Predicted 3D model of a 1501-nucleotide RNA (small-subunit ribosomal RNA) from a Magnetococcales bacterium.
NCBI's taxonomy places the organism under Bacteria, Pseudomonadati, Pseudomonadota, Magnetococcia, Magnetococcales.
Its mean pLDDT, the model's own confidence on a scale to 100, is 85.
Rfam family: Bacterial small subunit ribosomal RNA.
[in-house]
RNA sequence: UAUUCGGAGAGUUUGAUCCUGGCUCAGAACGAACGCUGGCGGCGCGCUUAACACAUGCAAGUCGAACGGUAACGGGUCCUUCGGGAUGCCGACGAGUGGCGAACGGGUGAGUAACGCGUGGAUACCUGUCCUAUGGUGGGGAAUAACGUUUAGAAAUGAACGCUAAUACCGCAUAAGCCCUACGGGGGAAAGAUUUAUCGCCAUAGGAGGGGUCUGCGUCGGAUUAGCUUGUUGGUGGGGUAAUGGCCUACCAAGGCGACGAUCCGUAGCUGGUCUGAGAGGAUGAUCAGCCACACUGGGACUGAGACACGGCCCAGACUCCUACGGGAGGCAGCAGUGGGGAAUAUUGCGCAAUGGGGGAAACCCUGACGCAGCGACGCCGCGUGGGUGAAGAAGGCCUUAGGGUUGUAAAGCCCUUUCAGCAGGAAAGAUAGUGACGGUACCUGCAGAAGAAGCUCCGGCUAACUCCGUGCCAGCAGCCGCGGUAAUACGGAGGGGGCUAGCGUUGUUCGGAAUUACUGGGCGUAAAGGGCGCGUAGGCGGUUUUGCAAGUCAGGAGUGAAAUCCUCGGGCUCAACCCGGGAACUGCUUCUGAAACUUCAAGACUGGAGUUCGGUAGAGGAUGGUGGAAUUCCCCGUGUAGAGGUGAAAUUCGUAGAUAUGGGGAGGAAGACCGGAGGCGAAGGCGGCCAUCUGGACCGAUACUGACGCUAAGGCGCGAAAGCGUGGGGAGCAAACAGGAUUAGAUACCCUGGUAGUCCACGCUGUAAACGAUGAGUGCUAGUCGUCGCGGGUAUCGACCCCUGCGGCGACGAAGUUAACACGUUAAGCACUCCGCCUGGGGAGUACGGCCGCAAGGCUAAAACUCAAAGGAAUUGACGGGGGCCCGCACAAGCGGUGGAGCAUGUGGUUUAAUUCGAUGCAACGCGAAGAACCUUACCUGCUUUUGACAUCCUGCGAAUCUCUCAGAGAUGAGAGAGUGCCCCUCGGGGAGCGCAGAGACAGGUGCUGCAUGGCUGUCGUCAGCUCGUGUCGUGAGAUGUUGGGUUAAGUCCCGCAACGAGCGCAACCCUCGCCUUCAGUUGCCAUCAUUCAGUUGGGCACUUUGGAGGAACCGCCGGUGUCAAACCGGAGGAAGGUGGGGAUGACGUCAAGUCAUCAUGGCCCUUAUGGGCAGGGCUACACACGUGCUACAAUGGCGAGUACAGAGGGGGGCGAAAGGGCGACCUGGAGCAAAUCUCAAAAAGCUCGUCUCAGUUCGGAUUGCAGUCUGCAACUCGACUGCAUGAAGUCGGAAUCGCUAGUAAUCGCGGAUCAGCACGCCGCGGUGAAUACGUUCCCGGGCCUUGUACACACCGCCCGUCACACCAUGGGAGUUGGUUUGACCCGAAGCCGGCGGCCCAACCCGCAAGGGAGGGAGCCGUCUACGGUCGGAUUAGCGACUGGGGUGAAGUCGUAACAAGGUAGCCGUAGGGGAACCUGUGGCUGGAUCACCUCCUUU
Repeated sequence: UAUUCGGAGAGUUUGAUCCUGGCUCAGAACGAACGCUGGCGGCGCGCUUAACACAUGCAAGUCGAACGGUAACGGGUCCUUCGGGAUGCCGACGAGUGGCGAACGGGUGAGUAACGCGUGGAUACCUGUCCUAUGGUGGGGAAUAACGUUUAGAAAUGAACGCUAAUACCGCAUAAGCCCUACGGGGGAAAGAUUUAUCGCCAUAGGAGGGGUCUGCGUCGGAUUAGCUUGUUGGUGGGGUAAUGGCCUACCAAGGCGACGAUCCGUAGCUGGUCUGAGAGGAUGAUCAGCCACACUGGGACUGAGACACGGCCCAGACUCCUACGGGAGGCAGCAGUGGGGAAUAUUGCGCAAUGGGGGAAACCCUGACGCAGCGACGCCGCGUGGGUGAAGAAGGCCUUAGGGUUGUAAAGCCCUUUCAGCAGGAAAGAUAGUGACGGUACCUGCAGAAGAAGCUCCGGCUAACUCCGUGCCAGCAGCCGCGGUAAUACGGAGGGGGCUAGCGUUGUUCGGAAUUACUGGGCGUAAAGGGCGCGUAGGCGGUUUUGCAAGUCAGGAGUGAAAUCCUCGGGCUCAACCCGGGAACUGCUUCUGAAACUUCAAGACUGGAGUUCGGUAGAGGAUGGUGGAAUUCCCCGUGUAGAGGUGAAAUUCGUAGAUAUGGGGAGGAAGACCGGAGGCGAAGGCGGCCAUCUGGACCGAUACUGACGCUAAGGCGCGAAAGCGUGGGGAGCAAACAGGAUUAGAUACCCUGGUAGUCCACGCUGUAAACGAUGAGUGCUAGUCGUCGCGGGUAUCGACCCCUGCGGCGACGAAGUUAACACGUUAAGCACUCCGCCUGGGGAGUACGGCCGCAAGGCUAAAACUCAAAGGAAUUGACGGGGGCCCGCACAAGCGGUGGAGCAUGUGGUUUAAUUCGAUGCAACGCGAAGAACCUUACCUGCUUUUGACAUCCUGCGAAUCUCUCAGAGAUGAGAGAGUGCCCCUCGGGGAGCGCAGAGACAGGUGCUGCAUGGCUGUCGUCAGCUCGUGUCGUGAGAUGUUGGGUUAAGUCCCGCAACGAGCGCAACCCUCGCCUUCAGUUGCCAUCAUUCAGUUGGGCACUUUGGAGGAACCGCCGGUGUCAAACCGGAGGAAGGUGGGGAUGACGUCAAGUCAUCAUGGCCCUUAUGGGCAGGGCUACACACGUGCUACAAUGGCGAGUACAGAGGGGGGCGAAAGGGCGACCUGGAGCAAAUCUCAAAAAGCUCGUCUCAGUUCGGAUUGCAGUCUGCAACUCGACUGCAUGAAGUCGGAAUCGCUAGUAAUCGCGGAUCAGCACGCCGCGGUGAAUACGUUCCCGGGCCUUGUACACACCGCCCGUCACACCAUGGGAGUUGGUUUGACCCGAAGCCGGCGGCCCAACCCGCAAGGGAGGGAGCCGUCUACGGUCGGAUUAGCGACUGGGGUGAAGUCGUAACAAGGUAGCCGUAGGGGAACCUGUGGCUGGAUCACCUCCUUU
């Protein structure tokens, strides 16, 4: 000083949140294995699988001081023919007799669920060797192996005869003590060896150590194993054993065990310990240690102190080997080793030196126990692979924004060191005399040289660590979530980084985290979970008080709890691992003593729990019998006539044979209107007209009594809606099935017409429901308020109500508290106690199998394989609803005019094509990009052609540039000729700028791809009124509040209220324009006045008009009313204009991966003599058809002809183009004027006036076609516009459907402009003429706000169910079949023990002179028991199995639409019937149903 310094979480369900709940990860450990890698040492460990089979060697011998002896070796002696022989004489000693050992040590874990093991006890027992003690050790006898001879056999192994010894064997004697006994008596021992000192031997007693047996307690899972047992349980007698005992036997009795789990089945050696854990626990039982069991499999005994014996015996069986076929031999789960199995586990090593064991007196021998070595990173521990310095931050690599960064002081270089390994020298302890396998080892010293020594894994989050390239839902990764479909920190490689390190990672297993089986330490209203309800047995728990006992409990002592391990204090190896010593601990069991609070037990007492008694009360409580009225239906009679009935609408159906309707009469069954209620009663299911009888319970008040009699309740018993079943009745209505009619794509449904079981009664069965308060029963405690039912008390009153109050029920709200939240809240889901039931992820499945119950339907009990990473609860924000409320919009309605029909134009789809380039595709593509495709444009096609390029920058050479012409060609292009020299600097040689040509490469170029990589721009919701933030507050949180509410507005516009107070982006306003006025300014404008002219033409003027600058003006400002004294609204006055005056510009947060890579820009990818560039021709203009948008029409409100009037806004120089002339006309000639308030385009048209046409395919309509022209242009063929003449199609107002518009609007009429050589029915503008209607918000569409439901959240274009088809997987049934285990009956019966037997054989002892006999023994035979084996039958378990049932999983299959919103018939539960399927229908139940209305109550004011 010490078991005791001890507890972490994360990812993943959702759009987000909280909770529940599973899955997964981070830690530690291992007898491990696998992959990559590997320097050294120490200490440990090393067949977990086939208790599979084994070649070879070794693992148990020893003693001559027990014995007869002498095969071999050595020695001695003797003989010798020198070859050798003889001799046990000596050392010694093979084989043999004998003794001890072989029962230890070593191996393995098959069996065993057991007194096997652990722990604590007990005793009816034994014990060789050892120790202590006492006593003894006398005297005889007969054999037998070895050996010899003969003999059988291949061998193993024998057989016969003969000889011999002992510490081998047998008597006799003796008996201190010993044993038996009937107490008289009886029985039984010994061994010697020998060098004289010992070792032995016998008997007895005791001890030590060892063993046997019995026993309390503890010791896995399954009840889908509930009954088991005949030697079974006990007794008596006998036998047996070392010993108790049914251990065995005979008889007697009928017991014994079991829900506190017997029996059966499966699995397993047990423990100290080991691993993990904060602990409690959980898992495990290698190495070491204790016990047990086993030794090829099964049985058996013998010997012995000890065995039923690993290296002994006998028998049976399987296997292997030998064989001469007659017979024999064997047992590595000892150490090595081999084969096999397996993911996997070592040397056929050295030594008895040490420790230990056997034998021996000892020397010594034996010892694969053991000590060592070898192999293996298998584990733990230690060490090393260098240290210091070193910036030009080298090179190389990688990245890069091209500047640089990083690798990185890292390397190189310079200066040092030498552990380990290497070489050499020395050299232990282990041994206290001798003896050292290890081993020339540990260790020490010296030498050389940075020299020989680093890998593995990871880098998306969890989880420390990031970039590039490649790949392109491929290849692959993955522990979970999940990555990969062209910019992957997630795949593969690289660079860099993180971690660990002679290892690192993976796999497997265990514990932990997991409070996820909850003893410590969980739950059950809705997440999984309260039994449908009661009665009650066992059990569990139990009021107040006294005494006793001391079982539990507590305290102290004693014994035990093996050692090792863990912990701690020391010590030894250089440290550590490891080892040694001491201690603590081992939380346990037993025992003794004591205490008496609590619990138990025993005895006594008490009244508060419980119950009894008396008097009242309420009630659809139950059972039986009776009885009454309303209604439906049916029957009869009457009245009466054509319909009735039914529905969304219909039809089936009924009715002229008289229905429906109506009046009267009758029959029959079922159910009980109003009262009726949040009401009452009952344990629950449930119970409703009235009366009677019988009967259960509850409540109130009161007195006395009993004296804990109580609570709960596994099994058990009973009750138990509806449906259903059986038998017999009954049957009005309703109504599964069924039939018909509808609906529908279909309609096995919803709706309708019918209709049978059934519904009703009696008796019996079934036993389930959303059997729900989804809330077990009981007791106590913890704020209130209100209502209601029953009973009572008080006050008051004549009396009743009211009021105050007690008890018991039924309800609403609510404090504290609880809850994940919702909610619960004295009727708890609060705080506690007692008992029971139940839960442990989703699916598979309340299913299969088995069992029990049932007539059946079915019920109760109740899994697994497999599969998923979720499945769930509550609440939040959205979105959605064939939910609700409020509101808005040309949304509907009211109107006007269109589209859809015709012809044509134009765009699109489709088709076609060499190409018909590309894009846009519901609204929000389709007269769109395109404000204008004959060439060009042009991106497309065909053909020709070009390669530093048509375009940009840089370099070199030559030449200024440039211009003209000729030839070939379709042209691009190619060839050739000619003209021509400029600017700047200059040292006059030249150089430069710029341009052209040629050349080389860097690069250009791309309307190639990706709008799902992007910027920018745009569309849309929508000019809709919304979208947010800060602070505060509320909520665990997502979130809420503000922003909701009451009003109001075009508006989140404003006002009021309010746990909110403020603010931002939007709205509005500020901007432009039109409308009124003023002022300033008058030319190109204007002209009142004056003059003048054909003419505002000119002079003049600037008043007016007008133009364009600056101002004013409108704000609900004023009045009245309404409204909350508000905001605001309604009306009025004034005013050019009145409530935003009209129009425009202006588009919040966001949505649609909306559109655009072909406007432009741009990342990445792709092409580079082509996907780039050039040219010619063609195409974009095609044409059966479909759609969109327009134009023109169909005519008389019109067409045509003639005449005539009035705009605005624009354009014009490669232009507008006047006058005049020509042409029928398009147009031509012409050229004035005009860069425009000056000139010009330019005629406005509808309108108005006159005339004509007279309802027709026309004097409407103009398509189409022919001919002839004009204009533009290099060029009108494909493919322009226009003109004239001729032609004269469809079309007579348009189906379903659909579009625009609310006032200077619709409609209608013309004019201008952009683009443009030319081309306009399109587009963008301009003015002229100029309406109708709006009751209103039910409905359609879109939108806003509030609320509600939701299984939706890529958000209803959502989600999602079942059949069928295909593929795969596991599984149930299955005629059977093949094995295992077990069991009943019977047969056979080896070896062996035991018993018996008489014929045979036998040395010791006894009798006997002997013969012989006896005792005893041997083989033999018989019998009991019995292994193996066999026959028949049963149970159980496993494999396979044609076929078959459902289940699960799978990519975008088929059919429907069941569920989620009122899911379009509310859904669900039980049950029954039906149907391709989800499902439908009947019946009863539930709300876990929306909505509207009504009723009632509560809360707040």